RNAcentral holds the full RNA, with entries from ENA and SILVA. The part of an RNA shown here (small-subunit ribosomal RNA, 3' major domain) has 474 nucleotides and comes from an uncultured bacterium. The coordinates come from a structure-prediction model, not an experiment, and the mean pLDDT is 81.

Context: one part of a larger RNA
RNA sequence: UGACGGGGGCCCGCACAAGCGGAGGAGCAUGUGGUUUAAUUCGAUGAUACGCGAGGAACCUUACCCAGACUCAAAUGUCGGACGACAGGCCCAGAGAUGGGUCCUUCCUUCGGGACGGCCGGCAAGGUGCUGCAUGGUUGUCGUCAGCUCGUGUCGUGAGAUGUUGGGUUAAGUCCCGCAACGAGCGCAACCCUUAUCUUCAGUAGCCAUCAUUAAGUUGGGCACUCUGGAGAGACUGCCGGGGAUAACCCGGAGGAAGGUGGGGAUGACGUCAAAUCAUCAUGCCCCUUAUGGCCUGGGCUACACACGUGCUACAAUGGCGUAAACAAAGAGAAGCGAACCUGUGAGGGUGGGCAAAUCUCAAAAAUAACGUCUCAGUUCGGACUGUAGCCUGCAACCCGACUACACGAAGCUGGAAUCGCUAGUAAUCGCAGAUCAGAAUGCUGCGGUGAAUACGUUCCCGGGUCUUGCACA
Repeated sequence: UGACGGGGGCCCGCACAAGCGGAGGAGCAUGUGGUUUAAUUCGAUGAUACGCGAGGAACCUUACCCAGACUCAAAUGUCGGACGACAGGCCCAGAGAUGGGUCCUUCCUUCGGGACGGCCGGCAAGGUGCUGCAUGGUUGUCGUCAGCUCGUGUCGUGAGAUGUUGGGUUAAGUCCCGCAACGAGCGCAACCCUUAUCUUCAGUAGCCAUCAUUAAGUUGGGCACUCUGGAGAGACUGCCGGGGAUAACCCGGAGGAAGGUGGGGAUGACGUCAAAUCAUCAUGCCCCUUAUGGCCUGGGCUACACACGUGCUACAAUGGCGUAAACAAAGAGAAGCGAACCUGUGAGGGUGGGCAAAUCUCAAAAAUAACGUCUCAGUUCGGACUGUAGCCUGCAACCCGACUACACGAAGCUGGAAUCGCUAGUAAUCGCAGAUCAGAAUGCUGCGGUGAAUACGUUCCCGGGUCUUGCACA
């Protein structure tokens, strides 16, 4: 100087408390451990692994296993050699890879050769093999915590100290005052995006107050309104009162769409964990080279006495079911979205208007409101499992897909110890869309609808900041 203390002071955080809803019990989905297996490819393992890499394993993917066959990957350059073929079509064998047969088969020329094409050989291959404890790059975490440092000066023999401590204040090393310090840098904040209000410009594909018209903003017309997207305004403790040290700042008020950082996002200092990744990629060293490389059929990654994590659906009446009504936002669409019509109980099928989309389509929002029914029951709750019949994608749904109809109708009556999230348009609850994608979400990423309760407070648990004290430690 740090680190540490079941030392002290001050302060903060959904850290506790106050509340709301979960999970731990059930069934299923998914990941992991374990076990099994020819193989169940590999990585991730307290917080910071476990719906994680994977934003989508039937083949492919695929790295694993079994069997079969190869020694030329592909691409590109160069040198040498033999060639006029290679490729392609058809037939046969085969699980295919592949092998065999057959058909077809260059151009220019000064005849020296050249161009083109594949083949063979040489030089450069290939490796998801090892080492993340040799590395780059990227990432997690402490933590969006308020810290981490430097120059000059001063003090100290020195390591170092000072500044950065102190009095206040703040979300903040934020700002003010003081001070052997004076300044500066990386962080904080602001600048960026979005959302909340208004003005102005523009008015189609959007909108419809007035006029006409219609089944319909459908059409004429209009751009006032909504909306869209450009440019601006607006919030700054600016104003008033009180407190404070006449400061920073704090409390209350006015006006205002918004008030003291308005809400949200992006943004992650010096560093810590020899943290993660050699399997995104790149790369040193080592290793394999008729194989640890490349091809291909089939299988496996989907196994199942069990254990754990994360979720979905429930156990019901604030509910289930039926009938007929209403209101979004954000997205996607050409090898695509697919209307209307016909057909099927349905998943779907037939046909195909329109639309590269503020025009057309996906598209029905659902919770909700109204009416009816069920009346507390393992039920008109719950839907696992199973049977039968279908439908769709795709060479192909046996291993191993999703969906539909009918039948079957399991556990489950609110969950032990222990434990998780959340402070407002939040929790809870309800649907919608997208990426990936032929098909395959209860996951993920977004979007809106309905919409709470509670916070006395900081004694305690956990984590962090700062000052100080002690010294088993460096």